[in-house]
RNA sequence: GGGGGGGUAGUCUAGCCUGGUAGGACGCAACCUUGGGGUGGUUGAAACCCGAGUUCGAAUCUUGGCCCUCCCA
Repeated sequence: GGGGGGGUAGUCUAGCCUGGUAGGACGCAACCUUGGGGUGGUUGAAACCCGAGUUCGAAUCUUGGCCCUCCCA
């Protein structure tokens, strides 16, 4: 330098092709349960890497960057 894959709550990850309420697990907080703790149950807070474009509407499509990873040179 060329090409492939990836970036989403604190962590891991689904959703992207085919645009329409961002879901799950673990963790965290409150409450219930217990003599207390653990387990279990209910509820809650918490995320789309950064710009631009298209569109009524973008995590998703187009485009310019940044970061991680792999292959080629």